[in-house]
A computed fold for a 396-nucleotide RNA from a soil metagenome, annotated as Bacterial RNase P class A.
Its Rfam family is "Bacterial RNase P class A". It is annotated as a ribozyme. Rfam describes the family as follows. Ribonuclease P (RNase P) is a ubiquitous endoribonuclease, found in archaea, bacteria and eukarya as well as chloroplasts and mitochondria.
The sequence is in RNAcentral, with records from MGnify.
Its mean pLDDT, the model's own confidence on a scale to 100, is 75.
RNA sequence: GGGAGCCGGGCAGCCGCGUCAUCUGCAAGGAUGUCGAGGAAAGUCCGGGCUCCACGAAACAAGGGUGGCGGGUAACGCCCGCCGUGGGCAACCGCAGGGAAAGUGCCACAGAGAGCAAACCGCCGAUGGCCCGUCAAAAGGCACAGGCAAGGGUGAAAGGGUGCGGCAAGAGCGCACCGGGGGGCCGGUAACGGUUCCCGUCAUGGCAAACCCCACCCGGAGCAAGACCGCAUAGGGGUCUCGCGCUUCGCAAGAGGCAGGAGCGUUUCGCUCCGAGAGACCCGGGUUGGUUGCUUGAGCGCACGGAGCAAUCCGUCGCCGAGAUGAAUGGCUGCCCCCGCGGCGCUGAUGUGUCAGCAUAUCGGCUGCGGGACAGAACCCGGCUUACAGGCUCCC
Repeated sequence: GGGAGCCGGGCAGCCGCGUCAUCUGCAAGGAUGUCGAGGAAAGUCCGGGCUCCACGAAACAAGGGUGGCGGGUAACGCCCGCCGUGGGCAACCGCAGGGAAAGUGCCACAGAGAGCAAACCGCCGAUGGCCCGUCAAAAGGCACAGGCAAGGGUGAAAGGGUGCGGCAAGAGCGCACCGGGGGGCCGGUAACGGUUCCCGUCAUGGCAAACCCCACCCGGAGCAAGACCGCAUAGGGGUCUCGCGCUUCGCAAGAGGCAGGAGCGUUUCGCUCCGAGAGACCCGGGUUGGUUGCUUGAGCGCACGGAGCAAUCCGUCGCCGAGAUGAAUGGCUGCCCCCGCGGCGCUGAUGUGUCAGCAUAUCGGCUGCGGGACAGAACCCGGCUUACAGGCUCCC
């Protein structure tokens, strides 16, 4: 330096809280005993159990997810082993790791050019052209036609790399090696690896956490699921009994008159108001609320034996470790433990200076003060992710 696992204050006393059991009390309550948060209980991101709803079955479509290979598991996007690839001297770590020759799309800025290939600087100008030269040429010059893609430059990326040959200059143009593609053989369950032959019209830049294609998986909602009980002087429906005066207009609703009842007023009388429901029985829904679901389960164990490299599985033995619901699981004190800061020279060890006494530095002892994280079950499991003072063990 890297990896894996574990702990996450201990003991005692006092006070307090919740569940359950027993005893006591008419009851309210009381006494005793028992058990009482986590490695993440968190985020609610995946996978399941359980419950209700939907659905004849299967397939397709839509939508969502997963993506090297093999194994583990109830299942997974998790875990283990292996492969490939990138990083590291190494131990080891990371990978959204199917398909880019099915199709579509995108590649900003810069740059001449971003998928069709292209030519800014540059190199060349063998051949053709022009000039010069000459008896005729050659040599020489120009950079006009044109050739090139080596070097420079831009960029994340410019159509393999290095070297030799070749050429006017160059270039897989030729060759060797490396890389790449295809076929065969061998090893491996497979991913893949090794080897050999062929290929230089070497064959296709990248992006699929862009659409898309391929293979596989997926019904929805969630314990506020769901089940049961259920007060009335609240409220709905049904059956039966009793009652709902007379009259005009009107289909009816309603309006008017007379009679009736109540109130004001001492009374006749006048004024105002009222006039259809009541009782018994039955049924269903349902608010606040209560009970249940509720914790013995894909449970736990540094136990033993076995299989496996491992994840994990099998067998035996042992254990019961919260079940609350305006929601308990806490507080104080003392001693100990760990960390930080300070004090003293009372004390120990070591070093230095010194003849010595002594002085001084470091580590401890003693002592004072402060601190001991992240966090809090809510139906239950398996994972992942995130937070975490400090400490322990093992391996490399």